Predicted 3D model of an 86-nucleotide RNA (Glycine riboswitch aptamer) from uncultured Nocardioides sp. The prediction has a mean pLDDT of 75. Taxonomically the source falls in Nocardioides (Bacteria, Bacillati, Propionibacteriales, Nocardioidaceae).
RNA sequence: CGCGCGGGAGAGUCUCCGACCCACCCGAUUCGGAGCGCCGAAGGGGCAAUUCCUCCCCGGAACCUCUCAGGCGCCAGGACCGUGCG
Numbered sequence: 001c002g003c004g005c006g007g008g009a010g011a012g013u014c015u016c017c018g019a020c021c022c023a024c025c026c027g028a029u030u031c032g033g034a035g036c037g038c039c040g041a042a043g044g045g046g047c048a049a050u051u052c053c054u055c056c057c058c059g060g061a062a063c064c065u066c067u068c069a070g071g072c073g074c075c076a077g078g079a080c081c082g083u084g085c086g
Stems, first nucleotide, its partner, number of pairs: 001086007012036001014035006037072003043068001044066003050062004
């Protein structure tokens, strides 16, 4: 580094519209779109503050920060940790 196994957080069951359903109407579920709010642990950006690289400067990095991407019931995904094989 690759593959397998186990563990693995946060934040909306918000509002509106449409589709589906139905003999018709209303509503729920589901799916799609938009809006608002929110999260930080794929990826990506930044060192203004914090921390670290012994200390100042410079420079770099992060579990810090931004939230572009991603995500906000379960599932899934998931940085990272442990373990087996190569």